[in-house]
């Protein structure tokens, strides 16, 4: 500087409508409500694409974003989650 595991923090946006199913799971002290199918609105911070801020001294040419577009994913919890911090291992550089 890449690049890997480890910990810890990590945003948005209907618990919507219609249906199934109470056989299992999660969440709740219970009620219930979410995990299915279908529809409609919505979010961007896994991934992905871009006509691109910009970046290699200009051109060509290459790269290329926290912007842009939602295929993908997501929209109670849980899970994921860019990304940032500590440790920690590897590989290249330069002193």
């Nucleotide at each position: 500087a890449c690049u890997c595991g480890a910990u810890g923090g990590g945003a948005g946006a209907a618990g919507c409508c219609g249906g199934a199913c109470c056989c299992u799971g999660c969440u709740u002290g219970g009620g219930a409500g979410c995990a299915c199918c279908g529809g409609u609105g919505c979010c961007g911070a896994a991934g992905g694409a871009g006509c691109a801020a910009u970046c290699g001294c200009c051109c060509c040419c290459g790269g290329a974003a926290a912007c842009u577009c939602u295929c993908a994913g997501g929209c109670a919890a849980a899970a994921g989650g860019a990304c940032c911090a500590u440790c920690g291992g590897g590989u290249a550089c330069c002193g």

This is a predicted structure of a 95-nucleotide RNA (Glycine riboswitch aptamer) from Rhizobium sp. EC-SD404. The source organism's lineage runs through Bacteria, Pseudomonadati, Pseudomonadota, Rhizobiaceae and Rhizobium. The coordinates come from a structure-prediction model, not an experiment, and the mean pLDDT is 77.